[in-house]
RNA sequence: GAGUUUGAUCUUGGCUCAGGACGAACGCUGACGGCGUGCCUAACACAUGCAAGUCAAGGGUAGUUUACUACACUGGCGCACGGGUGAGUAACGCGUAGAUUACCUGCCCCUAUCCCUGUGAUAACUUCGGGAAACCGGUGCUAAACACAGAUGAGGCCUACGGGUCAAAAGUGGUGGUAAGGGAUGAGUCUGCGUCUGAUUAGCUAGUUGGUAAGGUAAUGGCCCACCAAGGCAUCGAUCAGUAACGGGUCUGAGAGGAUGAUCCGUCACACUGGAACUGAGACACGGUCCAGACUCCUACGGGAGGCAGCAGUGAGGAAUUUUGGUCAAUGGGGGAAACCCUGAACCAGCGACGCCGUGUGUGGGAUGAAGGUGCUCUGCAUUGUAAACCACUGUCAGAUGGGAAAAAAAGCUUCUUUGAGAGGCUGGGAUUGUACCAUCAGAGGAAGGACCGGCUAACUACGUGCCAGCAGCCGCGGUAAUACGUAGGGUCCGAGCGUUAUCCGGAUUUACUGGGUGUAAAGGGUCCGCAGGCGGUCUUGUGCGUCUGAGGUUAAAGCCCACGGCUCAACCGUGGAGAUGCCUCGGAAACGACGAGACUUGAGUGUGAGAGAGGAAAGUAGAAUUCCUGGUGUAGCAGUGAAAUGCGUAGAUAUCAGGAGGAAUACCAGUUGCGAAGGCGGCUUUCUGGCUCACUACUGACGCUCAGGGACGAAAGCGUGGGGAGCGAACAGGAUUAGAUACCCUGGUAGUCCACGCCCUAAACGAUGUAUGCUUGGUGUUCCUACUACGUAGGAGUGCCGGAGGUAACCCGUUAAGCAUACCACCUGGGGAGUACGAUCGCAAGGUUGAAACUCAAAGGAAUUGACGGGGGCCCGCACAAGCGGUGGAUUAUGUGGUUUAAUUCGAUGCAACGCGAAGAACCUUACCUGGGCUUGAAGUGCAGUAGACAGUUUGUGAAAGCAAAUCUUCCUUCGGGACUGCUGCAGAGGUGCUGCAUGGUUGUCGUCAGCUCGUGCCGUGAGGUGUUGGGUUAAGUCCCGCAACGAGCGCAACCCCUAUCUUUAGUUGCCAGCACGUAAUGGUGGGAACUCUAAAGAGACUGCCCGCGCAAGCGGAGAGGAAGGUGGGGACGACGUCAAGUCAUCAUGGCCCUUAUGUCCAGGGCUACACACGUGAUACAAUGGCAUACACAAAGGGCGAAGCCGCGAGGUGGAGGAAAUCCAUAAAGUAUGUCUCAGUUCGGAUUGAAGUCUGCAACUCGACUUCAUGAAGUUGGAAUCGCUAGUAAUCGUAGAUCAGCUCGCUACGGUGAAUACGUUCCCGGGCCUUGUACACACCGCCCGUCAAGCCAUGGAAGCCGGAGGUGCCCGAAGCGGACUCGCGUUCGUUAAGGCAAACUUGGUAACUGGGGCUAAGUCGUAACAAGGUAGCCGUA
Repeated sequence: GAGUUUGAUCUUGGCUCAGGACGAACGCUGACGGCGUGCCUAACACAUGCAAGUCAAGGGUAGUUUACUACACUGGCGCACGGGUGAGUAACGCGUAGAUUACCUGCCCCUAUCCCUGUGAUAACUUCGGGAAACCGGUGCUAAACACAGAUGAGGCCUACGGGUCAAAAGUGGUGGUAAGGGAUGAGUCUGCGUCUGAUUAGCUAGUUGGUAAGGUAAUGGCCCACCAAGGCAUCGAUCAGUAACGGGUCUGAGAGGAUGAUCCGUCACACUGGAACUGAGACACGGUCCAGACUCCUACGGGAGGCAGCAGUGAGGAAUUUUGGUCAAUGGGGGAAACCCUGAACCAGCGACGCCGUGUGUGGGAUGAAGGUGCUCUGCAUUGUAAACCACUGUCAGAUGGGAAAAAAAGCUUCUUUGAGAGGCUGGGAUUGUACCAUCAGAGGAAGGACCGGCUAACUACGUGCCAGCAGCCGCGGUAAUACGUAGGGUCCGAGCGUUAUCCGGAUUUACUGGGUGUAAAGGGUCCGCAGGCGGUCUUGUGCGUCUGAGGUUAAAGCCCACGGCUCAACCGUGGAGAUGCCUCGGAAACGACGAGACUUGAGUGUGAGAGAGGAAAGUAGAAUUCCUGGUGUAGCAGUGAAAUGCGUAGAUAUCAGGAGGAAUACCAGUUGCGAAGGCGGCUUUCUGGCUCACUACUGACGCUCAGGGACGAAAGCGUGGGGAGCGAACAGGAUUAGAUACCCUGGUAGUCCACGCCCUAAACGAUGUAUGCUUGGUGUUCCUACUACGUAGGAGUGCCGGAGGUAACCCGUUAAGCAUACCACCUGGGGAGUACGAUCGCAAGGUUGAAACUCAAAGGAAUUGACGGGGGCCCGCACAAGCGGUGGAUUAUGUGGUUUAAUUCGAUGCAACGCGAAGAACCUUACCUGGGCUUGAAGUGCAGUAGACAGUUUGUGAAAGCAAAUCUUCCUUCGGGACUGCUGCAGAGGUGCUGCAUGGUUGUCGUCAGCUCGUGCCGUGAGGUGUUGGGUUAAGUCCCGCAACGAGCGCAACCCCUAUCUUUAGUUGCCAGCACGUAAUGGUGGGAACUCUAAAGAGACUGCCCGCGCAAGCGGAGAGGAAGGUGGGGACGACGUCAAGUCAUCAUGGCCCUUAUGUCCAGGGCUACACACGUGAUACAAUGGCAUACACAAAGGGCGAAGCCGCGAGGUGGAGGAAAUCCAUAAAGUAUGUCUCAGUUCGGAUUGAAGUCUGCAACUCGACUUCAUGAAGUUGGAAUCGCUAGUAAUCGUAGAUCAGCUCGCUACGGUGAAUACGUUCCCGGGCCUUGUACACACCGCCCGUCAAGCCAUGGAAGCCGGAGGUGCCCGAAGCGGACUCGCGUUCGUUAAGGCAAACUUGGUAACUGGGGCUAAGUCGUAACAAGGUAGCCGUA
């Protein structure tokens, strides 16, 4: 810096990523070289070999015997170095700086001294013996540079000043020895400072702290011991527990820091585990000794041997770490005079891409943009891609051949000489190595992979798969079009490597010193007092601790950094320089802090005089009210609720009057009023008492602020003891409510509430805001005091509101800060687990305080925004309710759906917004379904190639048909190539009512004809967003007006369009007929007319225009005027932004997928018409406002059909005039008039059934409509519930049309007759605007809590069981050391490792059972929370 909480936003906050690093490991891959590096685990166990010897003064033995060689032994030096490891250690262990007058130091160097005379033992060896062995014992001999004695005493040490004590081998020399002084080197010891975590470790310590004397040591010291004193350490973290070798450095980081301590260097510690000393200059000793223990091995069972954390190597462990190599050539070490010997130190080589660095795998040209692959919009194009082929070059590395270093200096011998670590000559010398390097040869030949491609993050397509398989660092992908899985093509990034995993730092300002916070996000302690601590007013003076400054020392080397240089470069290496923030020493300065001294008054306090107050404690007292008791009056109810019931009451309640008892609380005053540190405090009076404020200025003179630990106070509930108990009231009981109701409501009611004393110590103990001090614009209330010029002004102390700057994520805060600063304290570091567990502590108990982890999630939060929602609020509308009228739900039937059935009952539509819907018409067809029979380039269409010829037609056989098989018949044009047409074959491709409406277009429904939805610019806000569009009015309307940080605009509303209501003009047939004329039985029948109706074209008309009232205006009211119509005149078309992944792949179109002798296509038959049942929508009815019969009257709109006549009871038949239409279909019906029926299952009702017919059609069986006759079912107005409708509407009556061969109770259109009611907006439903709350945003059909049930995970408790560590007491007690005894051998005592016993403590593992916790798409029960969440929620307590 980025990703991730949200619909979006800002913020808080965690998680994750990009970087660097590595002693690494794993996966895939692998050409060469250089330089490095390689058991991080079991300080587990080790086979085998090697890793420390050497010298020759000595006496031997053997071989040979001149001289030498070999072997062991005595002796000298070395073996304390080098090499390994990191177990232990939290310590003077390490680091740094010092001290040692408190010390030692072999070999080396310097100075200077001495080196005389004697003596003795022992190994080897000899011999004897024991033993399996290891080895041991006895006897005898012998030497030395072995050991001892004596002399000397320059000199050293000691001294009691008398003296005592201390040396020495060989030898010409060199060398060596002895003692002394000094140096160098290397050790020992001491000190200041620094050095991890835990307080759920707070007290530890008897040699402990100190002193004196003695001892011991190289040396100081309780190091040890005797005595004396009672100290010492610790909150500046003792003790205890856990972890750990430390440093130079390494990694990271801008730095400060953080992490780390491989390789290299320094120090320490260790050497199978534990203990111990010996020798020595040096060890308490890795390849030495003794003892104990565990383990392994040998054994003759008696006893012995061993120690790879040296180099290789083996086993084991583990994700994991190499050769049982070469050489002493170099560097270094030991011995030696030296040659030389030894050296798994070292130098080399081997193995491993383990790391860093370097090189290569070719270079240039080359477009037909080859083939192949992949993709696509598929005659073709794009890409792979200059990539390849092909042409021309080059020759690194590897390969072959030849040549071939440096690393070498010494040493030895010898010459010279200035005697020196000198100079010269000769000989000789390399493990690595025939290596590096050089030359030649050949030939592009032998040499590229890995990860990734959704975002972060550079890089995209196809196929496969279908919440499967899988991916994943985080967010998240995958449920049939996956750039996220798998594969391929292509691409990106690195490259002999690339990825993954683990770990560390960074990013993370996410522990904040640099550099964070705490009103609401995590976080101010409930409040005050106060010791330690931290911090502290003004002036003067001194000191020089802090501070500042100069110089010196140190800060090893290596490393880092800079410069130069060497390997062809680099890595790597060399030389030089810089730096090394720290510590120590010396000198200087004196502002600030500190300390000492002195002074001051403003901080703080005291005094004097006033003042206000529900401040505290105790005692007393008052009135009102509730309840109870007694008595009176009085009668049937009272009480209670949403409604009731339980309860009280005829044994007299409630009500009312009088009297009495008792307890608790104090109406009004009363107020964002007062007091108190907080909790808290409220009638009145008295007593005691704390604090505060003001005024005056007198006194003290910094006496102050804060405060870990500590102390005190601390609502309610609760606990203990004793009282008290009116009302209220957990628990409890009863009554209700409810699906349930362990609740809400009601009736009762115990603890408690009250008092005294003692505990408890927690609250949403809140201003969610620690205390103190200073500074910083204002306005307006109020309480108290004071002054004055006094209804006011000013000052001080409080207490509120509003607001400026400033702050804040925002909300908001704002002199009472959340502003600007200082001091001190407390607290926070993702959510959950959890304020839980364990431990400790307090408590009588309840419980409080302190306070984790495993595990789990990628969020959890804060503020604000827009929506949606609310059993929130306000305003408004709608046949939404109400007021009415008529229905549905009951019957029969039609039709659609569900269900069931079926071979099939094709498919779709499913709350409103599916269900007389797609379907404006299923007998075949339709038809998509089923059964059976056929066809396969196909039933239809297009192209190409081949082939045959016309095709068609006709006929025959078979068959249910389709089809199959066969017969007959044969063409046109021509430039003669062929073409047209047709059949067959083949290839492209057809075809699909197969799937996906959740891939789509188009189209439709719905909210809703609801009044809304947006934009530009400006302004406001960090931003989402707001403003405009809100407000006051008004409207059917975001309609209009006014106001306004908005001004304008768009899509919607309205209007423009159509029909209709009135009129005018024009026109006058098929329509009309007033007037004139003719004619008929009658009729616009005829001449004629153009007035009327009508037709159909153009116009007019209505705009709150006029009047009155109200109003700023918009507008509203007026049965106003006028008018055919009045405030949108009525109706229609018209449907904003959007919602429902709403409907439709079966109208059509279309992506993808699927079928291709079948999911295509043809045919016959069947099915879509089934039928215990359920639902929707209709039709017809149940009758008298009716049925039936007869007669009579009046439409509109539409279509193309069919009149008269004749036949039939009728459906209809015949017929064909007319007609292509204001002429036909075509009689409208309800209605009117008259008659009849008389309340019945009827002269209502017509279902069902029988018979006979008609029509359409190839065909009415499944399965059509209609007619006639006969039959005459249910049904007497319909439960809960529910639908439509506000006027030419409902209701009622008929007519026509589309589809259609035929078939309609449906649908659509038309006219006829023609009502009732609307007080009103409380309620139901739906909608609009504003506002409010929200834990909702898939948006309340939301979210979400707890028990139970299931699975998995980690964890607490637990009878017990099994270990570990440390300490204490007692017993036993090896080796060694010390003491005592002892001539000696030895004996004994003390101390101690190991071992045993005991009681406790501590820590870990495990466990029957048990407790809660977490996680897990669709389990159970309820509905606690979020809205007034339906009883507001929440905190503490029981």
Predicted 3D model of a 1438-nucleotide RNA (small-subunit ribosomal RNA) from an uncultured prokaryote. The RNAcentral record of the sequence draws on ENA. Its Rfam family is "Bacterial small subunit ribosomal RNA". Gene Ontology terms of the family: ribosome and structural constituent of ribosome.